[in-house]
């Protein structure tokens, strides 16, 4: 970079740096922002995608076991992620974000 699967109305904020736009893009709204937003960094926290534990169904083997992993558990720890508003709303779009597993 490419294609695939799952999720996106729950939850969780302080400090520092910066200085004008930001909430993906288009149209129309709404909201946040010089009482410093957005972004970045630090710390704290949230959640439970993966690691981890249990495990239905099914399969292999043949009495030792192995594969698969619906679903459930934990949050000490490891890999990510997230911490205004439903992905802010409506319409549009071979849209986007995050994770996993591939190539």
């Nucleotide at each position: 970079a490419c294609a695939c699967c799952a999720u996106c109305c729950a939850g969780a904020g302080c400090g520092g740096u910066c200085g004008a736009g930001a909430g993906u893009c288009c149209u129309g709204g709404c909201u946040c922002g010089u009482u410093g937003a957005c972004a970045c960094c630090g710390c704290a926290g949230c959640a439970a995608c993966c690691c981890c534990c249990c495990a239905a169904c099914g399969g292999a083997a043949g009495c030792c076991u192995c594969c698969c992993g619906c679903g459930g558990g934990u949050a000490c720890g490891g890999g990510u992620g997230c911490u205004a508003c439903a992905g802010c709303c409506a319409g549009g779009u071979u849209c986007g974000a995050u994770g996993g597993a591939g190539c």
Molecule: SAM riboswitch aptamer (S box leader)
Organism: Oerskovia sp. Root918